This is a predicted structure of a 385-nucleotide RNA (Bacterial RNase P class A) from a Phycisphaerales bacterium.
It matches the Rfam family "Bacterial RNase P class A". About the family: Ribonuclease P (RNase P) is a ubiquitous endoribonuclease, found in archaea, bacteria and eukarya as well as chloroplasts and mitochondria. It is annotated as a ribozyme.
RNA sequence: CGCUGCGAUUAGGCAAUCGCCGCCAGGGAUCAAACCCUGGUUGAGGAAAGUCCGAACACGACAGGACACGGUGGUGGCUAACGGCCACCAGCCCGCGCGCCGGGCUAGGGACAGUGCCACAGAAAAUACACCGCCUGCUCCUCACGGAGUCGGUAAGGGUGAAAUGGUGCGGUAAGAGCGCACCGCUCGCUUGGUGACAAGCGAGGCAGGGCAAACCCCACCGCGUGCAAGCGCAAGCAGCCCGCUGGCUCCGGCCAGCACCUGCGGUCCGCAGGUAGGGCGGGUAGCGUGCUAGGAGGCCGCCGGCAACGGCGGUCCAGAGAGGAAUGGUUGCCGAGGACCGAAAGGUCCUUUACAGAAUUCGGCUUACGGUCGCAGGCGCCCC
Numbered sequence: 001c002g003c004u005g006c007g008a009u010u011a012g013g014c015a016a017u018c019g020c021c022g023c024c025a026g027g028g029a030u031c032a033a034a035c036c037c038u039g040g041u042u043g044a045g046g047a048a049a050g051u052c053c054g055a056a057c058a059c060g061a062c063a064g065g066a067c068a069c070g071g072u073g074g075u076g077g078c079u080a081a082c083g084g085c086c087a088c089c090a091g092c093c094c095g096c097g098c099g100c101c102g103g104g105c106u107a108g109g110g111a112c113a114g115u116g117c118c119a120c121a122g123a124a125a126a127u128a129c130a131c132c133g134c135c136u137g138c139u140c141c142u143c144a145c146g147g148a149g150u151c152g153g154u155a156a157g158g159g160u161g162a163a164a165u166g167g168u169g170c171g172g173u174a175a176g177a178g179c180g181c182a183c184c185g186c187u188c189g190c191u192u193g194g195u196g197a198c199a200a201g202c203g204a205g206g207c208a209g210g211g212c213a214a215a216c217c218c219c220a221c222c223g224c225g226u227g228c229a230a231g232c233g234c235a236a237g238c239a240g241c242c243c244g245c246u247g248g249c250u251c252c253g254g255c256c257a258g259c260a261c262c263u264g265c266g267g268u269c270c271g272c273a274g275g276u277a278g279g280g281c282g283g284g285u286a287g288c289g290u291g292c293u294a295g296g297a298g299g300c301c302g303c304c305g306g307c308a309a310c311g312g313c314g315g316u317c318c319a320g321a322g323a324g325g326a327a328u329g330g331u332u333g334c335c336g337a338g339g340a341c342c343g344a345a346a347g348g349u350c351c352u353u354u355a356c357a358g359a360a361u362u363c364g365g366c367u368u369a370c371g372g373u374c375g376c377a378g379g380c381g382c383c384c385c
Stems, first nucleotide, its partner, number of pairs: 001381003004377007012335007020043001022041007045356001049367002052365005057227004064270004069223005074088005089108001090106006096099001109218002114216002116212003126165001131158002133154003137150005166184006185207001186205008231290004240281003244259006260276006298317008338351005
């Protein structure tokens, strides 16, 4: 210097002119409207995207429980809530200024509840059969050193593998082995610190096959469903059909109770409620209004508390797009930032919404795309000293 990564911020400004949706005012038209004219005026983002999570709100008439199913998974805190955010712990990785200093990643509960898997290679991957080896005894050969075979002992050395039955060292042994010892590791107990996950220290114990749960599973916690195309109202329009019994009362219209049946509550069961027409089958309609935008888990400023996320108190603001197949735009000029080209330089010429991209009930997150400016990096590359 460039690239990459992370964080913050921005996503041009002014003027003129024409146009579009909405709103306001006036006028025309009309029975009234639809409609037309004039004037004024707001009008798409940091992600509006993805639809991955959570909620507000609405309906399922009211109120639940269990199972199944689904989701999350270190600890503590924040939040309306979340699979989000903040801090801390543990493990692993990178760096260097080598300290518990900085940065990054983690799908981070449980392998002694059970089931299952670990190819190939290898003697062997669990009931762990010893390939090459090492050693004692015995037999045979040799002048000797030593060699061959066999019973037995062995798993320290070598080999295979991602992983081989704790690791390193010393002692011991025929040769070896936690066989014994020291340190580390592991298990248990105690003390101290911490809200806690956990950490440090001390003591005891030779203690033993590991890995995979992003395998089934177990444990803890959470979860009703559908969604603005939810819902509410108006207008219009058509085509109807089917659906118990018993008992009691009766003012003879019906009423009450029991059984049975139907419907609803995501699936199943229980339970609750409604009903005997508020149910089921079939047909018709798809237009208009509302939901739909200002009032909020709201924005901004200050103070206090907290490591922080964030919370409390006080003040202040309410300008604010609301389309309905979907408006929010076009042109010109100047300025700004940035870029390209020419030039030794000064400077000149050109590009100039020039990146990603377009609201659709609203909000809090996450993820993805991407131009400019500033900052950080202990990352990568190049050059110079």
Model confidence (mean pLDDT): 77 of 100. It was read from a public genome assembly, where an Rfam model found it. The source organism's lineage runs through Bacteria, Pseudomonadati, Planctomycetota, Phycisphaerae and Phycisphaerales.